[in-house]
RNA sequence: GGCAAACCCGUCAAAAGGCGGGGACGCAAAGCCCCGAGACUACCGCGUCGCGCAAGUGGCGUCAUGUCAGUCGAGCUACCGAA
Numbered sequence: 001g002g003c004a005a006a007c008c009c010g011u012c013a014a015a016a017g018g019c020g021g022g023g024a025c026g027c028a029a030a031g032c033c034c035c036g037a038g039a040c041u042a043c044c045g046c047g048u049c050g051c052g053c054a055a056g057u058g059g060c061g062u063c064a065u066g067u068c069a070g071u072c073g074a075g076c077u078a079c080c081g082a083a
Stems, first nucleotide, its partner, number of pairs: 002027002007022006025070001031076002035073003038068003045062007
C1' cells in the first nucleotide's frame, strides 16, 4: 500500500443473501474457489390440517437444485519498497 463487520441509503431476489455508495468491527491472504464438513433460507415440490359448492386459499412440517469463502479444512494464486 490492500480488504472492510455492524449499521444506514439505493438496487436485485420468494427468502437466505448478492451488488453499488456511505461507514470501520476487525483481517497478514478478510485474494480466488462450494471439493469435504458445517451454517442459513424454502419460491417450487411433497406430506398434513383448516376454510370454500368449486376454482382456490391459509397454517404447520419437510425438501437445495439457492446462499455463506469474515465458520473450519483442502486446492489455486499473490503488488511495491527496505533489510

c-di-GMP-I riboswitch aptamer from a soil metagenome, 83 nucleotides, folded computationally. Of the family's consensus pairs, 95% are formed in the model. The RNAcentral record of the sequence draws on MGnify.